[in-house]
The RNA shown here (SAM riboswitch aptamer (S box leader)) has 119 nucleotides and comes from uncultured Granulicella sp.
RNA sequence: AUUUCAUGAAGAGUGGUUGAGGGACGAGCCCUGCGACGCCACGACAACCGGACAGAUAGUGCGUACCGGUGUCAACUCUCUCCUGGUUUGCCGUAGGGCGAGCGCAGGGAACAUGAGAU
Numbered sequence: 001a002u003u004u005c006a007u008g009a010a011g012a013g014u015g016g017u018u019g020a021g022g023g024a025c026g027a028g029c030c031c032u033g034c035g036a037c038g039c040c041a042c043g044a045c046a047a048c049c050g051g052a053c054a055g056a057u058a059g060u061g062c063g064u065a066c067c068g069g070u071g072u073c074a075a076c077u078c079u080c081u082c083c084u085g086g087u088u089u090g091c092c093g094u095a096g097g098g099c100g101a102g103c104g105c106a107g108g109g110a111a112c113a114u115g116a117g118a119u
Base pairs, nucleotide, nucleotide: 001119002118003117004116005115006114007113008112013042014041015040016039017038021031022030023029026080027079028078043073044072045071047070048069049068050067051066052064053063077111082108083107084106085105086103087102088101089100090099091098092097
């Protein structure tokens, strides 16, 4: 780097340093010199993997104040982008219905992020 599977409504700060952008892209909307982002130190959270303990022992699932490897610590992956419905509303029609606009409404995708495995 590619790929497979799983998860993505929760959770989690202080100080130092630096100095203008950042939240994946795009469009929104937010955060930010009462210093964003990044880096360092300690801390916290708890998703995955390994260990230890516990339980079971055919297997599977479940647990832990613990240790380690990653990860994370504004806003539902901040929201949306595609599809199918729903709903509000305007117009057209005798009507069944049709067309347009809006909705952080529902479900499913896509993309992205993280972990584990494989190449």

The coordinates come from a structure-prediction model, not an experiment, and the mean pLDDT is 83. Of the family's consensus pairs, 97% are formed in the model. The sequence was found by an Rfam model in a public genome assembly.